Description
Predicted 3D model of a 477-nucleotide part of an RNA (small-subunit ribosomal RNA, 3' major domain) from an uncultured Gammaproteobacteria bacterium. The prediction has a mean pLDDT of 85.
Context: one part of a larger RNA
RNA sequence: UGACGGGGGCCCGCACAAGCGGUGGAUGAUGUGGAUUAAUUCGAUGCAACGCGAAGAACCUUACCUACCCUUGACAUGCCAGGAAUCCUGCAGAGAUGUGGGAGUGCCCGAAAGGGAAUCUGGACACAGGUGCUGCAUGGCUGUCGUCAGCUCGUGUCGUGGGAUGUUGGGUUAAGUCCCGCAACGAGCGCAACCCUUGCCAUUAGUUGCCAUCAUUCAGUUGGGCACUCUAAUGGAACUGCCGGUGUCAAACCGGAGGAAGGUGAGGAUGACGUCAAGUCCUCAUGGCCUUUAUGCCCAGGGCUACACACGUACUACAAUGGCCGGAACAGAGGGCAGCAAGCUCGCGAGAGCAAGCAAACCCCUUAAAUCCGGUCCCAGUUCGGAUUGGAGUCUGCAACUCGACUCCAUGAAGUCGGAAUCGCUAGUAAUCGCGGAUCAGCAGGCCGCGGUGAGUACGUUCUCGGGCCUUGUACA
Numbered sequence: 001u002g003a004c005g006g007g008g009g010c011c012c013g014c015a016c017a018a019g020c021g022g023u024g025g026a027u028g029a030u031g032u033g034g035a036u037u038a039a040u041u042c043g044a045u046g047c048a049a050c051g052c053g054a055a056g057a058a059c060c061u062u063a064c065c066u067a068c069c070c071u072u073g074a075c076a077u078g079c080c081a082g083g084a085a086u087c088c089u090g091c092a093g094a095g096a097u098g099u100g101g102g103a104g105u106g107c108c109c110g111a112a113a114g115g116g117a118a119u120c121u122g123g124a125c126a127c128a129g130g131u132g133c134u135g136c137a138u139g140g141c142u143g144u145c146g147u148c149a150g151c152u153c154g155u156g157u158c159g160u161g162g163g164a165u166g167u168u169g170g171g172u173u174a175a176g177u178c179c180c181g182c183a184a185c186g187a188g189c190g191c192a193a194c195c196c197u198u199g200c201c202a203u204u205a206g207u208u209g210c211c212a213u214c215a216u217u218c219a220g221u222u223g224g225g226c227a228c229u230c231u232a233a234u235g236g237a238a239c240u241g242c243c244g245g246u247g248u249c250a251a252a253c254c255g256g257a258g259g260a261a262g263g264u265g266a267g268g269a270u271g272a273c274g275u276c277a278a279g280u281c282c283u284c285a286u287g288g289c290c291u292u293u294a295u296g297c298c299c300a301g302g303g304c305u306a307c308a309c310a311c312g313u314a315c316u317a318c319a320a321u322g323g324c325c326g327g328a329a330c331a332g333a334g335g336g337c338a339g340c341a342a343g344c345u346c347g348c349g350a351g352a353g354c355a356a357g358c359a360a361a362c363c364c365c366u367u368a369a370a371u372c373c374g375g376u377c378c379c380a381g382u383u384c385g386g387a388u389u390g391g392a393g394u395c396u397g398c399a400a401c402u403c404g405a406c407u408c409c410a411u412g413a414a415g416u417c418g419g420a421a422u423c424g425c426u427a428g429u430a431a432u433c434g435c436g437g438a439u440c441a442g443c444a445g446g447c448c449g450c451g452g453u454g455a456g457u458a459c460g461u462u463c464u465c466g467g468g469c470c471u472u473g474u475a476c477a
Stems, first nucleotide, its partner, number of pairs: 001477002003474003007471007015461002019425005026316001029313005034307001042053002064302003070296001073127001077126002079123005086103007107116003129291002132289003138285002140280003143276001145274001150189006156165003169180003195268004200236007209226003214223002239262001242256005318418001322377007334365003339358002343354004384415001389410007431453007
């Protein structure tokens, strides 16, 4: 000087408290451990691994296993020889592949011979290849403490020196934010602001958007209009600016006015010096090592989906604030041409057939659901709950047996609110309700977004956890 303390002081955070809803009990989903296996590919392991890499394992993916093949190789550059490339097709085989048949002559230079480009085949050698090892050799990228308020430097001064000072002190702040004081005076990286979205207004613009007035219609449908809504560009607006009080005549705090908004308006992006030899050699790049008729490559089938069990994360429930039936209403944000598909017909349905429109403020996905109105059920393992199983089907796709999703009929398990323990959340939040997208042929209860309905509580900082500043002790570095 740090680090640490079941030392002290001050302060903060859904840290506790006050509340609301969960997890832990059940079924199945998913990930992990374990055990199993020919293989169950590999990585991630307290917080900060475990719906994680994986934004989607039937084949492919795929790295694993079994079997069948290849050895200058699936891929790159260089040399030599030959053939244009390419297309059609037979047989064997699980395929890879092997072996035949047929068609075919292009482009550039040149009168021709011939040469060249591109591509294919064969040959020899340099080499290719490796999701093989080392993340404790590395780059890059990322997590974490933590969006916590800190981390430093120059010059000066002090100290023999390591170092100190500045950065401590008195106030204040979300903040090393600002003010005052001070052997310090300044500065840098952070904080804040500049950026995006949202909340109010104005101007410009008016189609594919909108409809107040005038006509018109089943319908903003048409004429008409651009007021309004909306869209998307440019501006304005909020600054403790104004008033009162407190305060050291300060910074600031408290209350008020006006205002769409008030003291960082709300949300996002943004992550200092560093810590954890944190994670990743399987994104990529890369040193070293290893492999080279195999640890490379091709292909078929299997596996990654197995299952006495244990844990994590989400789903659905256990019902009446509900289930079922009928009727009525209201979103936002996205996506669409190998696509989204209106409408009509068929089917109980998943869907099928025909087919308009739309590269989309135009057409479609697209009926939002919870909600409201009416009816029914009457507290039961039920008209709750839907696992499991049998049968019949639909769709995608060469192909749904291992191993897809969905539909219909039948079946109708556990479960009556969950021990110790533990998690999230302070406002348009929690809770609850549906909708869309990426990946994607198909496959979501996961993920990322979007809106609808919409609470309860916060006295306070004694205690638990984490963190910041000052100080104190230390046999630790």